């Protein structure tokens, strides 16, 4: 440099359930683990959702564990 097959003395944590924030999607702390080899970070393209009046546009927003796209990166193993 590549592969991303193996595995954990590791790492990250869906659903649920307290508490706490926001109208809301949701977060944000604890318990908890269906999953994960970028389940790390950026809303850049597309898609989902929300809007206290929200049906359609507009505008503001939430989702990075929805797909892509960009950056960065860690043991062991094999070549």
């Nucleotide at each position: 440099g590549c592969g991303c097959a193996u595995g954990a003395u590791g790492c990250c944590a869906a659903a649920c359930c307290a508490g706490g924030g926001g109208u809301a999607a949701c977060c944000c702390u604890g318990g908890g683990a269906c999953g994960g080899a970028a389940a790390g970070c950026c809303a850049c393209g597309g898609g989902u959702c929300c809007u206290u009046a929200g049906c359609c546009a507009a505008a503001g927003g939430a989702c990075a564990g929805c797909c892509g796209g960009g950056u960065u990166g860690c043991c062991u193993c094999a070549c």